[in-house]
Context: one part of a larger RNA
């Protein structure tokens, strides 16, 4: 030197474990911000680098509840401190809350610099502190005022009226690619997706039919969301692809208010009268810019498709009041009776009771024996409890040891549903018939040009945009997929609407999910350290022991590491470079061989 056995170094895989992720489920929440947000600098400690808390009242102030021995956070020592005159700690509500930042008194290279006024503190006086207040725009209200009389533009005051500015995701609208795929590429596709941008709630958006469907007779009945229809029927260089809907089944459930006609009341304007056209009629009295159109703006009235509805017109409950005066009459207004319905649409607010919500609290049963063990929860006997034998943790594996847990209780103080009390809020109906009036206009429809519909211009209808044009009003008008008849179905051109979906946090819960190269990028001072000029890019890193009992003490040595006794501990080849402790490497001892 090889092999081989035995012992070690190194390294660090595997095993075990879990503080930490992930994914779904229930339930409960969903906006915050000029009463200065979100986020951050900077500071607060007895020593204090960092997290984490907190604000010059700074590791904390005050009240009210909760609790019941300790307690000064993470952070494991000692020290000054606090506490049963009730702390710390937990909830509710206050009070504090520099500077920066929509940053908003003016700059400004964010945490900085400079200032005016007003009121106080101090000084002999300035200089200096302190506390308010001072952008910008929209609204409202008020006072001014121009060309040019009136008025308007404009100026200014005043208002804890508003905005501004952040939010991960879902959601609406607006702009809107490419890469890719068609095995190349131009129509197409990728996709109305990505990105940009406006705007909104806690959801949003859509919504009560100018809808379907039928056309053999029917029939349905807002809207959203799932399954099914169905990869159908269609679109498609009929290529590659895109792709419905009628209808059936669930979730869910809710409809309702204006424009107009008519009638009034106010203001502009026009236009008319001297005894009349008004003052509800009828007589008598009386009054006089009433009147009449006509535009704006308020009230009443009205809301439909078996058309509706104004205006005449016909019938019906009770009681009170009314006009310019009396007297009759109808009208009109209020009440009552009797019904109805509400706080998210349809009017619209406070409160009361109480459910839950944010602290918490009782809670059964072996201090059993005896064996191994460092230890008993284990094994071997005995016994008890159970609306509890889910789980966890105690020196190993506990139903009866601890916390729990099954069943119960529980709130000074904030929040708070359904429900009910209290409280608002509405109510004239009902018929016949018609000489008459209305029923959403630059709108629908038409050409052109594009768009959106699963639908590429196609027989292309149905929505929408641009441009040119342009109706009717119930005997009207749209649609049923050119179109055209007859029929059915509906009522465009005004607007509101809960729930049933979508996403997220918390808080409980579950797991044939993961177990430190895996699971979030993060079990650790993790968006840290680091890189980058910057946008950004972004790790590594978990385990001693049941308990620190974390090695007094001596020896070496350099008062140093390190070893070696000695103590601890079951265990130190568990000694902090700590739990097992593979292999590659590197070695000591021996056997064999050379």
């Nucleotide at each position: 030197g090889g092999c081989g056995c035995a012992c070690g170094g190194u390294g660090a895989a595997u095993g075990c474990c879990u503080u930490g992720g992930u994914a779904c489920g229930a339930g409960c929440a969903g906006c915050c911000g000029a009463a200065g947000a979100a986020g951050g600098a900077c500071g607060c400690g007895a020593a204090a680098a960092g997290c984490g808390g907190c604000g010059a009242u700074a590791c904390a102030c005050c009240a009210c509840g909760g609790g019941g021995a300790g307690u000064u956070g993470c952070a494991c020592a000692g020290a000054c401190g606090c506490c049963u005159u009730g702390a710390u700690c937990c909830g509710u509500g206050g009070a504090u809350u520099u500077c920066c930042g929509a940053a908003u008194g003016g700059g400004g290279c964010a945490a900085c610099c400079c200032c005016g006024c007003c009121a106080g503190a101090g000084u002999c006086a300035u200089g200096u502190c302190u506390g308010g207040u001072g952008a910008c725009u929209g609204g409202u209200a008020c006072c001014u005022g121009a060309a040019u009389a009136c008025a308007u533009a404009g100026g200014g005051u005043a208002c804890a009226c508003a905005g501004a500015g952040g939010c991960a995701a879902g959601c609406c609208a607006g702009u809107g690619a490419a890469c890719u795929g068609a095995a190349a590429c131009a129509u197409c596709u990728a996709a109305g997706u990505a990105a940009c941008u406006g705007g909104a709630a806690g959801a949003a958006a859509a919504a009560a039919a100018a809808u379907c469907a039928a056309u053999u007779c029917a029939g349905a009945g807002a809207u959203u969301c799932c399954c099914g229809u169905a990869g159908u029927a269609g679109c498609g260089g009929c290529g590659a692809g895109c792709g419905a809907a009628c209808c059936g089944g669930g979730a869910a459930g809710a409809g309702c208010c204006u424009a107009a006609a008519c009638c009034u009341u106010g203001u502009g304007c026009a236009u008319g009268u001297c005894a009349u056209a008004g003052c509800u009629u009828a007589c008598a009295g009386g009054c006089g810019u009433u009147g009449u159109g006509u535009a704006c703006a308020g009230g009443g009235g009205g809301u439909a498709g078996c058309g509706g509805g104004a205006a005449c017109c016909u019938g019906a409950u009770c009681c009170g009041g009314u006009g310019c005066u009396g007297u009759a009459a109808a009208g009109c207004c209020g009440g009552a009776a009797a019904g109805a319905a509400g706080u998210u649409a349809c009017a619209a607010a406070a409160c009361c009771u109480u459910a839950g919500c944010u602290a918490g609290u009782c809670g059964a049963a072996c201090a059993c024996a005896g064996c191994u063990g460092g230890a008993a929860a284990g094994c071997u006997g005995g016994g008890c409890c159970a609306u509890a034998g889910c789980g966890a943790g105690u020196g190993a594996u506990a139903g009866c040891c601890u916390c729990g847990u099954a069943g119960g209780c529980g709130a000074a103080a904030g929040c708070g549903a359904a429900a009910g009390g209290a409280c608002u809020u509405c109510u004239u109906c009902a018929g016949u018939g018609u000489c008459u009036c209305c029923c959403a206009a630059g709108u629908a429809g038409g050409g052109c040009g594009g768009u959106g519909c699963a639908c590429g211009u196609g027989a292309a209808a149905u929505a929408c945009c641009g441009u040119c044009u342009g109706a009717a009003u119930c005997c009207g008008c749209g649609a049923g997929g050119a179109c055209c008849a007859u029929c059915u179905c509906g009522u465009a051109a005004g607007g509101c609407u809960a729930a049933a979906u979508a996403c997220u946090g918390c808080u409980c819960g579950u797991a044939a999910c993961c177990g430190a190269u895996a699971g979030u990028g993060a079990a650790c001072a993790a968006g840290u350290a680091c890189g980058g000029u910057g946008a950004c890019g972004g790790a590594a890193a978990g385990g001693c022991g049941a308990a620190a009992a974390g090695a007094a003490c001596a020896g070496u040595g350099g008062a140093a590491a390190g070893c070696u006794g000695a103590g601890u501990g079951a265990a130190a080849u568990a000694g902090a470079a700590c739990c097992u402790g593979a292999a590659a490497c590197c070695g000591u001892g021996u056997g064999c061989u050379u």
A computed fold for a 594-nucleotide part of an RNA from a marine eukaryotic metagenome, annotated as large-subunit ribosomal RNA, domain I.
The RNAcentral record of the full RNA draws on MGnify.